[in-house]
Context: one part of a larger RNA
Molecule: small-subunit ribosomal RNA, central domain
Organism: uncultured bacterium
RNA sequence: UUGAGCGUUCAGAGUACGUAGAUCGCUCCUUAAGUGAAAUCUCGAAGCUUAUCCCUCAGCUAUGCUUCGCUUCUAAAACUGGAGACCUUGAGUAAUGGAAGGGAAAGUGGAAUUCCUAGUGUAGCGGUGGAAUGCGCAGAUAUUAGGAGGAAUACCGGUGGCGGAGGCGACUUUCUGGCCAUUAACUGACGCUGAGGUACGAAAGCGUGGGUAGCAAACAGGAUUAGAUACCCUGGUAGUCCACGCCGUAAACGAUGAGUGUUAGGUGUCUGGAGUAAAUCUGGGUGCCGCAGCUAACGCAUUAAACACUCCGCCUGGGGAGUACGCACGCAAGUGUGAAACUC
Numbered sequence: 001u002u003g004a005g006c007g008u009u010c011a012g013a014g015u016a017c018g019u020a021g022a023u024c025g026c027u028c029c030u031u032a033a034g035u036g037a038a039a040u041c042u043c044g045a046a047g048c049u050u051a052u053c054c055c056u057c058a059g060c061u062a063u064g065c066u067u068c069g070c071u072u073c074u075a076a077a078a079c080u081g082g083a084g085a086c087c088u089u090g091a092g093u094a095a096u097g098g099a100a101g102g103g104a105a106a107g108u109g110g111a112a113u114u115c116c117u118a119g120u121g122u123a124g125c126g127g128u129g130g131a132a133u134g135c136g137c138a139g140a141u142a143u144u145a146g147g148a149g150g151a152a153u154a155c156c157g158g159u160g161g162c163g164g165a166g167g168c169g170a171c172u173u174u175c176u177g178g179c180c181a182u183u184a185a186c187u188g189a190c191g192c193u194g195a196g197g198u199a200c201g202a203a204a205g206c207g208u209g210g211g212u213a214g215c216a217a218a219c220a221g222g223a224u225u226a227g228a229u230a231c232c233c234u235g236g237u238a239g240u241c242c243a244c245g246c247c248g249u250a251a252a253c254g255a256u257g258a259g260u261g262u263u264a265g266g267u268g269u270c271u272g273g274a275g276u277a278a279a280u281c282u283g284g285g286u287g288c289c290g291c292a293g294c295u296a297a298c299g300c301a302u303u304a305a306a307c308a309c310u311c312c313g314c315c316u317g318g319g320g321a322g323u324a325c326g327c328a329c330g331c332a333a334g335u336g337u338g339a340a341a342c343u344c
C1' cells in the first nucleotide's frame, strides 16, 4: 500500500473558521486532455517454436510468430475535464414576524452565612456513633435593633431553553452574535469537506496588582485504630472572586467527525405557520417507544449504529510507554510530536 475497521473490544482530533487540495445541481452549445475504437511504425516486455555456443539443466545470444505497451495518425462524443451561454430546486440576500440562562459592559435588589456595635439575658454552647480538641462569667450560645463586607442568585426549574464546543440561571439598561417561520422580491452553483494554519477552549495551575464573607488542598490539633501520614470532628493558608497576561489539557462523552439525499409508525414536550378558537395539516428543535434494516451481543432505529455518496482525522496484539531521545511551544508546571531494545 491492499484489505478490514473506529458507540461499549485498538481507533472520531475538545470545538469552530478557513488556505492549498479533493469533490460537486439542471439545460444547451463547443472542445477533445482523460476515455473507448480502427490503423501505423520501430523499439521494448512477456509467452511459444526452431537452430547454434558454453552444456546435465537453467541462463544468455540470434531468427520467426502471437499479445501488450510506446510513437504517429484517423474518426467518435455518452461520461469526466476545459471554454461559452441559460435556469432555480442547493447556497446566500431582502422584507415581515417570533422564541431564548447566547456573549460583553455598567448599575440595582432581596434572602442567608460571617464579623462589628448596642440592648435583653445566664451558664453553658458546639460537635459526634460516642467523645474530645475548640468557644464561653473578660458574659458566649440564644434573641432584638443598627452597621460592614464578600460570594452565590432559593421558589419559577422542566430528559425545558440558548450556544460551534467549553459552557450559560436574580433584575434593569446599553452594545452585540446566531437561530426559526412566512413571503418567493433579488443574486444565480456563489456549495460541501478541509492537510498545514488561525481563533476559541471546564477545572486545576502560573505571573502582576487588588479582594477575601463562606468553603477549603497543604498544615496543626482532637478522635478512631494494632498502626491511621485517611475516613469523623475543631481550626486553617494558598486557592476559590476581580482586572490584565499565560497555560491548552479533561470520562473536553452521545465514549458516536462534518455535509447531503433516501427509508413504517406511535406518543410527550418547546417554539413558529395554515386553519375558525376546535379537529386536522405543516416547519424547526428536544425526549421516549417501536417496524424494516443493521449489530458479536448489548442495543441503534427520520436526532441511525439503516441504505448510499463526498471530504478529513484515526487504528493495526499486551507490556515496555504516552516513556527515552531530538525538535517546537511555555515563566514554570508541563504540553505537542513520539520510538527502540527487551519480554509474553
Base pairs, nucleotide, nucleotide: 005314006313007298008297012312014200015199016198017197021193023191025087027085028084030082031081033080034079035076037074039072043069044068045067046066047065048064050062054059090190091187092186093185094183095182096181097180098179102176103175104174105173106172107171108170109153114148115147116146117145118144119143120142124135125134161168162167205246206245207244208243209242210241214240215239219235220234221233222232257311258310259309260308261307262306265289266288267287268286269285270284271283272282273281274280293300294299317344318343319342326337327336328335329334